[in-house]
RNA sequence: UUUCGAUAAAGCCAAACCACGAGUAAUCGUGGGACGGAAAGCCACGCCUGCGUGCCGAA
Numbered sequence: 001u002u003u004c005g006a007u008a009a010a011g012c013c014a015a016a017c018c019a020c021g022a023g024u025a026a027u028c029g030u031g032g033g034a035c036g037g038a039a040a041g042c043c044a045c046g047c048c049u050g051c052g053u054g055c056c057g058a059a
Stems, first nucleotide, its partner, number of pairs: 012037002017032006
């Protein structure tokens, strides 16, 4: 210096905390906020609470 990346990127999500609200609860919604995340996007599975049922148990 040339070419590719590049019909690219310049954006997205969002903790704690605060306010309002829902719920017995787990937890969730909205707004503010910004710890952070190349996935903190998607799918599946696991996990929490409540109610019921079954099993074990003296309780």
c-di-GMP-I riboswitch aptamer from a Deltaproteobacteria bacterium, 59 nucleotides, folded computationally. Its Rfam family is "c-di-GMP-I riboswitch aptamer". From the family's description: GEMM was predicted in a large-scale screen for bacterial structured RNA regulatory elements. Gene Ontology term of the family: cyclic-di-GMP binding.